RNA sequence: UAGCUCAGUAGGUAGAGCAUGAGACUCUUAAUCUCAGAGUUGUGAGUUCGAGUCCCAU
Repeated sequence: UAGCUCAGUAGGUAGAGCAUGAGACUCUUAAUCUCAGAGUUGUGAGUUCGAGUCCCAU
């Protein structure tokens, strides 16, 4: 760090739960199950082939 709460342990294409939308199921709602959308990782700068991860400022 996604609307909210949080993961991301030796730098290598960014995830989960809840919430939201759609579908299935149900007489209806709820519950349950499936799928989907949503993030320039507070901002700026630096190192590196490569930074959420390392350094600096705020």